[in-house]
RNA sequence: CUGGCGGCGUGCUUAACACAUGCAAGUCGCACGAGAACGCUUCAGCUUGCUGGAGCUAGUAAAGUGGCGCACGGGUGAGUAACGCGUGGGUAAUCUACCUCCGAAUUGGGGAUAACACUGCGAAAGCGGUGCUAAUACCGAAUGACAUCCCAGGGACCUUGGUUUCGGGGAUCAAAGGUGGCCUCUACAUGUAAGCUACUGUUUGGAGAUGAGCCCGCGUACCAUUAGCUAGUUGGUAGGGUAAUGGCCUACCAAGGCUGCGAUGGUUAGCUGGUCUGAGAGGAUGAUCAGCCACACUGGAACUGACACACGGUCCAGACUCCUACGGGAGGCAGCAGUGAGGAAUUUUGCGCAAUGGGGGAAACCCUGACGCAGCAACGCCGCGUGAGUGAUGAAGGCUUUCGGGUCGUAAAGCUCUGUCAAGUGGGAAGAAUAUGCCCUGUGAUAAUACCAUGGGGCACUGACGGUACCACUGAAGGAAGCACCGGCUAACUCCGUGCCAGCAGCCGCGGUAAUACGGGGGGUGCAAGCGUUAUUCGGAAUCAUUGGGCGUAAAGGGCGCGUAGGCGGCCCCUUAAGUCAGAUGUGAAAGCCCUCAGCUUAACUGAGGAAGUGCAUUUGAAACUAAGGGGCUUGAGUAUGGGAGAGGGAAGCGGAAUUCCUGGUGUAGCGGUGAAAUGCGUAGAUAUCAGGAGGAACACCGGUGGCGAAGGCGGCUUCCUGGACCAAUACUGACGCUGAGGCGCGAAGGCGUGGGGAGCAAACAGGAUUAGAUACCCUGGUAGUCCACGCAGUAAACUGUGAACACUAGGUGUAGCGGGUAUUGACCCCUGCUGUGCCGAAGCUAACGCAUUAAGUGCCCCGCCUGGGGAGUACGGCCGCAAGGCUAAAACUCAAAGGAAUUGACGGGGGCCCGCACAAGCAGCGGAGCAUGUUGUUUAAUUCGACGCAACGCGAAGAACCUUACCUGGGUUUGACAUGACCGUGUAACUCCUGGAAACAGGAGCCCCUCGCAAGAGGCGCGGCCACAGGUGGUGCAUGGCUGUCGUCAGCUCGUGUCGUGAGAUGUUGGGUUAAGUCCCGCAACGAGCGCAACCCCUGUCCUAUGUUGCCAGCGGGUAAUGCCGGGGACUCAUAGGAUACUGCCGGUGACAAACCGGAGGAAGGUGGGGAUGACGUCAAGUCAGCAUGCCCCUUAUGUCCAGGGCUACAAACGUGCUACAAUGGCCGGUACAAAGGGCUGCAAUACCGCGAGGUGGAGCGAAUCCCAAAAAGCCGGUCCCAGUUCGGAUUGGAGGCUGAAACUCGCCUCCAUGAAGUCGGAGUUGCUAGUAAUCGCAGAUCAGCAAUGCUGCGGUGAAUACGUUCCCGGGCCUUGUACACACCGCCCGUCACACCACGAAAGUCGGUAACACCCGAAGCCGGUGGGCUAACCCGCAAGGGAGGCAGCCGUCGAAGGUGGGAUCGGUGAUUGGGGUGAAGUCGUAACAAGGUA
Repeated sequence: CUGGCGGCGUGCUUAACACAUGCAAGUCGCACGAGAACGCUUCAGCUUGCUGGAGCUAGUAAAGUGGCGCACGGGUGAGUAACGCGUGGGUAAUCUACCUCCGAAUUGGGGAUAACACUGCGAAAGCGGUGCUAAUACCGAAUGACAUCCCAGGGACCUUGGUUUCGGGGAUCAAAGGUGGCCUCUACAUGUAAGCUACUGUUUGGAGAUGAGCCCGCGUACCAUUAGCUAGUUGGUAGGGUAAUGGCCUACCAAGGCUGCGAUGGUUAGCUGGUCUGAGAGGAUGAUCAGCCACACUGGAACUGACACACGGUCCAGACUCCUACGGGAGGCAGCAGUGAGGAAUUUUGCGCAAUGGGGGAAACCCUGACGCAGCAACGCCGCGUGAGUGAUGAAGGCUUUCGGGUCGUAAAGCUCUGUCAAGUGGGAAGAAUAUGCCCUGUGAUAAUACCAUGGGGCACUGACGGUACCACUGAAGGAAGCACCGGCUAACUCCGUGCCAGCAGCCGCGGUAAUACGGGGGGUGCAAGCGUUAUUCGGAAUCAUUGGGCGUAAAGGGCGCGUAGGCGGCCCCUUAAGUCAGAUGUGAAAGCCCUCAGCUUAACUGAGGAAGUGCAUUUGAAACUAAGGGGCUUGAGUAUGGGAGAGGGAAGCGGAAUUCCUGGUGUAGCGGUGAAAUGCGUAGAUAUCAGGAGGAACACCGGUGGCGAAGGCGGCUUCCUGGACCAAUACUGACGCUGAGGCGCGAAGGCGUGGGGAGCAAACAGGAUUAGAUACCCUGGUAGUCCACGCAGUAAACUGUGAACACUAGGUGUAGCGGGUAUUGACCCCUGCUGUGCCGAAGCUAACGCAUUAAGUGCCCCGCCUGGGGAGUACGGCCGCAAGGCUAAAACUCAAAGGAAUUGACGGGGGCCCGCACAAGCAGCGGAGCAUGUUGUUUAAUUCGACGCAACGCGAAGAACCUUACCUGGGUUUGACAUGACCGUGUAACUCCUGGAAACAGGAGCCCCUCGCAAGAGGCGCGGCCACAGGUGGUGCAUGGCUGUCGUCAGCUCGUGUCGUGAGAUGUUGGGUUAAGUCCCGCAACGAGCGCAACCCCUGUCCUAUGUUGCCAGCGGGUAAUGCCGGGGACUCAUAGGAUACUGCCGGUGACAAACCGGAGGAAGGUGGGGAUGACGUCAAGUCAGCAUGCCCCUUAUGUCCAGGGCUACAAACGUGCUACAAUGGCCGGUACAAAGGGCUGCAAUACCGCGAGGUGGAGCGAAUCCCAAAAAGCCGGUCCCAGUUCGGAUUGGAGGCUGAAACUCGCCUCCAUGAAGUCGGAGUUGCUAGUAAUCGCAGAUCAGCAAUGCUGCGGUGAAUACGUUCCCGGGCCUUGUACACACCGCCCGUCACACCACGAAAGUCGGUAACACCCGAAGCCGGUGGGCUAACCCGCAAGGGAGGCAGCCGUCGAAGGUGGGAUCGGUGAUUGGGGUGAAGUCGUAACAAGGUA
């Protein structure tokens, strides 16, 4: 959120919080005395409606005495960590009412008292006084043992105070009657009484059953940041007390008792059978049901009783509530209902004693909120239903769509059926049999066939649930489906909306305009009267690991040793039997779980039987192993003897080199220091050098992954003292061993204390540098300290990051010590044993790296340690320390990671190799000037848009005056400027003219469609209306296609199979050479292949062949002033085609006999001849929605469309790209020479003429190897200028013109005249280029009416310089290395400060809780004492009275609550303070990760 029915269960987990009201324990007249009323009947009186009497009611109700019960049943879990519970035992240390069985007895008396009556006090609750009375109430007495105790004994079984037996003496203790029946005996004599009898009760004893008490073994939560606790404490003796043991209590004596196998303290908790989970072992839990315990408002206490220290009893104290007349009283739901409160949350103030069970009673019966039922709640489990069959125009409708369809969906409708549940009507159980009464009958007792008791059979009576279950009938598909989910895990997909918003989310994570993850719709999946969420427990989790984990690097080996307790422990024999194993017996309650069967229609549920219950106890065996006791052994361990090695330790002494200082000599201007400097020292004489002296510290070479030591650590030489290890050979002891919680000791550097010492070095500090800063790195100084002695401290990356011991498991090769063998004259060499110390490696292990006889392998044993990161090795507490600090050691909170090893990349102020106009070597520039052009910015109505490091910026744009044009302003228009289709109307197309207007357009006039058909009509075309739609340079290049740029024409990028690796991946592709090249060769667990490279294609360079006009002209002929001009020719050039040539082919050298490289020959060209086209896998969410295409979104009288004008051309400033210059290698003037490649009919245009010129007139020729554009320019020759802002330079401006075009104002180009600016070679910096290149010179073309072109794309002319080389800058390739990077260094990341929030610690204090201690006070009550007051039973006594006994009162011990005090402990709070954590874009720096720029 939803909800149809039934069955069976379950239902305050919180406040053991407070409770209104009702009920939950009474019963017995067969124990006893007394005993109503209402009412009815009747009688009497009379004031006819009152009073009184009698009978019935009725020996009833209610009350009382007495008995039994009230200690059961029911509730709750506060307390309790305990003999409380569980389990198994003990009681020779005990009790047990009622019940059962067996004995005995039940005699005879007495005095009271309630009720009741009268009366007093009090508001009430209640309390008294006087008088009467009964008992199965109470009290003496008698009798009594086989009961108990005492005394002195014996026997048997036994053994705490046991059982039994034999006898003796003494002491103690009983009783109650009731009811029914009968007269056999006695009395009166009808019948009753005594009596008898039956039942029942009472007393006493024994036994049983049941229940209870006490004791013991074992088990039973967490904290050691609780380590010491204890005076009735531990024991003994005596006494008291109890049913009973016991310091349970008291007195005295002793000084014990418990504890690391966890005492004491604290926290939490009822325990168990069981329940949930799990494969199990376990873990969690202790609702319902059952056993035990504890409690009953809180605390204390006893009384009664068989049993209580008593839930519905008493007393006291306290808190709370209520009543009150203020004097006093009452109460206790953790019984059943119910109320309030608390809480997320838990029911009716129901019915009945019919059943089962309990109390009382002889019984009937009464009581019973135990219980049986019903009610409420989907709270749980189980069952049933909400229909079944058929039905395709796959209906309508919804959703979706690629518009075809698909899907909901046989689903519905329709047709044919069925009848569970619910509803109605009718019928209708089982649960009931005892008891009792009656009838029949048996037995006992008796004189008895009565009576009574007790059996059997039959009949009668009794049902809360409930007219319920169940059955039948009636009608009827009718009344009965929801919830969650659909990104992965995890079954299930689409549309719309939203746009990091709203929201989702168990984890990963979704959402920033195409969301299968948000919300809704459709569809689907799952479960279903439920579904989902939340909480909790177990599982998965081998993630506390007994089963079943780990510790080199992930968390984790104690810094090292000695050693206590403990754990573990060699070989052989004997014994015991504690562990162990086997059998038996007892127990392990019932229920539950499991199995079988059975009962409800089934199931849940329930019944019967069985199994199991891994445990405990007793007992009988076994003897291998462990253990214990005894005996032996030598191999573990140790001792003795002989050797050699060693920086092992301690103490004392000695030595030389060096630094520094002091003294003296020589000597002069520097020294010192650094990347470079400076501070500093030095003319008062330094540094340097020589001699002498002082003092302290450390010991060069040898020196070595060499040695020694437990570790820390130990290094000159000598002496003394001293520890350990090793080797060899024998002898001895005989398991004496290993490990080691606590404990004790040692323990680098630094630090602390006291006293010395102090040369050098050197924290702090000072100065100088560096730097943005520099509290650093560097330099100059320099104090603690470093050294010694004695103390303290006790930590390190105390590392082999690897605990100790023992055993086993291939080898190879060094090295140190000792020994053996062989050989030798001898030394080496060689073989070999033990001990140590290294490297490599097999098996094995490992996540990998790696380890590997010195294990991280295989085993055994002991110790230490770990359990996500941060918080934190921190806080608090404790211990230690002089302090600094150390050891021990959390939590809140926070994150979804932190971490290890390896892989691929990327990166490095890592390394190696190599390349590139990358640097270098050169040439010319840019950056300065003016102008052109693009961009930014600014401005504007608009200055449309895009492009932004290289790789935007003369880019899109191969050409903005209008157009273009997308922008702005204004004017129009709405099926539209353009496309297709449908409908209606129309026939005016086009075109021409007029009016208005800036035009678009609007109005008017003229003109009066075409084809087919006789016609009707059809078709075409156009217009008007209307509908679908058009249209958009509107958005998104981060939704896309296509295209493009870039790394880069860099040499790379991959695949198949195989192999290696757990895997990611690797190998191939690495290596040695070589190349321009992953080019080729060789090698190789690789072998091959693909995309790239190269080649194939085009241009160009040489040659050949073919062809020969429009091209060419050598030879021949003709002609001219001249010209292939003409005839002709194919030789040449050239053109067009087709071929050839170049391949490291040849020679020599180098090289691995390779690939290849170097040199040479030949050749037009030589090692890719030169140039172009060609761009691998990929990268940059690179660029483009404005070229085109395109998804989605947006606009639709507008973001569409038409028009005019304006703008894109603005101008303070900045940048990019260019042009022209600054001049003499030049400018100007004149003369003169040589190209290539293009273009041309809306065109190119010659000759000619005009104009200074642009240009104009005119037009031959040419659609072009023919004609034209067309002049090539630099060059060459001659002249002039003479270094100047010029005869350089040309900007700017004025004037006059030309051309194109409707139109040159904004805003075109060109010409002429005049003007004549800046600029004298350009700062930091930066660009291009290695040869026909740079530089320089002109020519052409596209676009185009014209042109802002100095741009772009091509073409040729002239034509250099330089390259030692790869250190450096930039980019790139390969290999390798490090990495905490992977958005990949434009990375990552640290700390302070500032701000916000959160939890925690400290804190002057302050407020509470808890448990003790000392003292004071001391209720109730038990006990003890006293008892002068009071006193029925018994005794004495004639009586009075006395005695015994008792009671009140009083005193005392103990004693709850309370009070006072000082402490302990736990918690709350606290100004302020401390650090910690968290938080898209704060501040400062740059510590770490690369050699992280000082490892």
Predicted 3D model of a 1495-nucleotide RNA (small-subunit ribosomal RNA) from a metagenome. Rfam family: Bacterial small subunit ribosomal RNA. Rfam links the family to the GO terms structural constituent of ribosome and ribosome.